RNA sequence: UAAGCCGCAGGAGAUGAUGCUCUCCUCUAACCGCCCCUACAGGAGGGGCUGAUAGCAUCUACUUUCUG
Numbered sequence: 001u002a003a004g005c006c007g008c009a010g011g012a013g014a015u016g017a018u019g020c021u022c023u024c025c026u027c028u029a030a031c032c033g034c035c036c037c038u039a040c041a042g043g044a045g046g047g048g049c050u051g052a053u054a055g056c057a058u059c060u061a062c063u064u065u066c067u068g
Base pairs, nucleotide, nucleotide: 009026010025011024012023013022016059017058018057019056020055021054033049034048035047036046037045038044
């Protein structure tokens, strides 16, 4: 000096916030939804659809129904 490993810390998990849990990544990273059609095979264009969570709980926004 480089690589690897460990620890700490940080970041990410298709739309917000808080708490808890899980997983992944170490900045050249993790991550960046699904279905159909056409083209394409070094992966483009068009149409349609679901969800505020990775999971749970709560709040907020949106949507539907009922009541005052």
Predicted 3D model of a 68-nucleotide RNA (Fluoride riboswitch aptamer (crcB RNA motif)) from a Nitrososphaerota archaeon. It matches the Rfam family "Fluoride riboswitch aptamer (crcB RNA motif)". Its family is annotated with response to fluoride and positive regulation of gene expression in the Gene Ontology. The coordinates come from a structure-prediction model, not an experiment, and the mean pLDDT is 75. NCBI's taxonomy places the organism under Archaea, Thermoproteati, Nitrososphaerota.